[in-house]
Molecule: c-di-GMP-I riboswitch aptamer
Organism: Pseudomonadota bacterium
RNA sequence: ACCUAACCAGGGCAAACCCGUCGAAAGGCGGGGACGCAAAGUUUCCGGUCUAAGGGGGUAACCCUAUGACAGCGGGGCCGCUAGG
Numbered sequence: 001a002c003c004u005a006a007c008c009a010g011g012g013c014a015a016a017c018c019c020g021u022c023g024a025a026a027g028g029c030g031g032g033g034a035c036g037c038a039a040a041g042u043u044u045c046c047g048g049u050c051u052a053a054g055g056g057g058g059u060a061a062c063c064c065u066a067u068g069a070c071a072g073c074g075g076g077g078c079c080g081c082u083a084g085g
Base pairs, nucleotide, nucleotide: 002085003084004083005082012037013036017032018031019030020029021028022027035072041078042077043076045075046074047073048070049069050068054065055064056063057062
């Protein structure tokens, strides 16, 4: 440096849900809490998914649309602990 995650060790993160808060919403942040995760570290480059304030269409119901969001949807980039090979 590369591969693997069976074993060892130090550990790490934190789903759903609840409370508070920001947001039109999706969702984010803080606290509690653990479903799980060898990258559940980081990054929207590609695909996908979610939302539709604003804009467009429609008599209406409603429909379309990302500049918004999801890294714990998949792929890719970058960084990284331990053990074994």